A computed fold for a 72-nucleotide RNA from a Candidatus Competibacterales bacterium, annotated as transfer RNA. Its Rfam family is "tRNA". By type it is a transfer RNA. Its family is annotated with triplet codon-amino acid adaptor activity in the Gene Ontology. The source organism's lineage runs through Bacteria, Pseudomonadati, Pseudomonadota, Gammaproteobacteria and Candidatus Competibacterales.
RNA sequence: UUGGAUAUAGCUCAUCGGUAGAGCAUUCGACUCAUACUCGAAAUGUGGCGGGUUCGAUUCCCGUUAUCCGAC
Numbered sequence: 001u002u003g004g005a006u007a008u009a010g011c012u013c014a015u016c017g018g019u020a021g022a023g024c025a026u027u028c029g030a031c032u033c034a035u036a037c038u039c040g041a042a043a044u045g046u047g048g049c050g051g052g053u054u055c056g057a058u059u060c061c062c063g064u065u066a067u068c069c070g071a072c
Base pairs, nucleotide, nucleotide: 001071002070003069004068005067006066007065010024011023012022013021018055026042027041028040029039030038048064049063050062051061052060
């Protein structure tokens, strides 16, 4: 210099254009003499950033940033 991959909740990851979800973690409650386990409930996202397309974008397109892998 160039090709590709990844970026989504506190963490690990889903979601192939139509309300963004799960597990773990957190908080509250039930259970217990108490703790743990188990069960119930709740809260948590400007989807890396900036634009474009579209009635509608995490998803398609362009640029850009960071990390990883390859080529020269």